[in-house]
Context: one part of a larger RNA
Molecule: small-subunit ribosomal RNA, central domain
Organism: uncultured prokaryote
């Protein structure tokens, strides 16, 4: 390379957007680049293969043929691919009318709780644990009442509920803003799918500058436990957690399952719409879109998957090729750093 694969054995980029590229709906007409058929030229000789012949045979040599699967020219065909022209509406998109939603951003605002501060009542304990101690408290703690301050998070509602491409998103209000869904018509007329590079987004932790700091709390300190205890449990507690701006670019970034399209039994729950009928205040019927459970065919090594496929097919991308060494070294690129990304070999089993 030809192949075989990627839920759990090695293997789906964390997610999107999109240049190039690859692939691409239904007709009609034309062209003939690919394609198919015929003809001609060329494809040196030697060699290989086949048929003969010459050295006594063979090696060797001579003659003829075939092959040389290729390239070029030319004639023809027009189904398919392609190109051009012209049309279509089933893909895609736009307009209109609706309802749903923790989708995103900014500003404001609310109550419970916690801690602290001030004051009142009140007195000897409180706290914590398996048991204790460190700790707090007669300079009045804990408890309780009133007032005040601060920061962070939003109980119930809450739901294998909803929204978002993923990361993720949850008090309430206003403003700005993205997407999806349903309905009925109209418009455009293939405008589509995928996507190497590129670009953007991307939890937590971490980094830079400036704020903020209630609670929690790496590190650290103390008191315990223990043979020891650099831990688990306790008392404190700094970074951090929060905000603004700028970096980092990684996660079991998981459905461990790339994106798109079509096809292939059903049953049942739930969310967002539409329709008409029975019949009634609720249910049955039907139809789109989501989200779950079970299950047939089929698939699978099994587990399991099963119209939300891991089934049957097609298009495009990414990735894998025994374990360790190693996601490491070196080099490149990126980063303030931490490090990230790309990514070997010797050796060894």
């Nucleotide at each position: 390379c030809u192949g075989g694969g990627c839920g759990u054995a090695a293997a789906g980029c964390g997610c999107a957007u999109g240049c190039a590229g690859g692939c691409g709906g239904c007709g009609u007409g034309a062209a003939u680049a690919g394609u198919u058929a015929g003809a001609g030229g060329u494809g040196a000789a030697a060699g290989c293969c086949c048929c003969g012949g010459g050295c006594u045979c063979a090696a060797c040599c001579c003659g003829g043929g075939a092959a040389u699967u290729g390239c070029c020219u030319u004639u023809a065909a027009a189904a398919c691919u392609u190109u051009c022209a012209u049309g279509c509406u089933a893909g895609a998109a736009u307009a209109c009318g609706g309802g749903a939603g923790a989708g995103g951003g900014u500003a404001g605002u609310g109550g419970a709780a916690u801690u602290c501060c001030a004051a009142g009542u009140g007195u000897a304990g409180a706290g914590g644990u398996g048991a204790a101690a460190u700790u707090c408290g007669u300079a009045g703690a804990u408890a309780u009442u009133u007032g005040g301050a601060a920061g962070a998070a939003c109980a119930c509602c809450a739901g294998u509920g909803g929204c978002g491409a993923a990361g993720g998103c949850g008090g309430c209000u206003a403003c700005c803003u993205g997407g999806a869904c349903c309905g009925a018509u109209a418009u455009u007329g293939a405008c589509g799918c995928u996507g190497a590079g590129g670009u953007g987004c991307g939890a937590a932790a971490g980094c830079g500058u400036g704020g903020g700091g209630a609670g929690c709390g790496a590190a650290c300190a103390g008191g315990a436990u223990u043979c020891g205890a650099u831990a688990c449990g306790c008392u404190g507690g700094u970074a951090g957690u929060c905000c603004a701006c700028g970096c980092c670019g990684u996660a079991a970034a998981c459905g461990a399952u790339g994106a798109g399209u079509g096809c292939u039994a059903g049953a049942u729950g739930u969310c967002g719409g539409g329709g008409g009928c029975c019949c009634u205040a609720g249910g049955g019927c039907u139809u789109c879109g989501g989200u779950g459970u079970c299950g047939c065919a089929g698939c699978u090594a099994a587990c399991g998957c099963a119209u939300u496929a891991a089934g049957c097919a097609c298009u495009c991308c990414g990735c894998c090729u025994g374990g360790g060494g190693a996601g490491u070294a070196c080099g490149g690129c990126c980063g303030c750093a931490a490090g990230g990304u790309u990514a070997a070999a010797a050796c060894u089993c």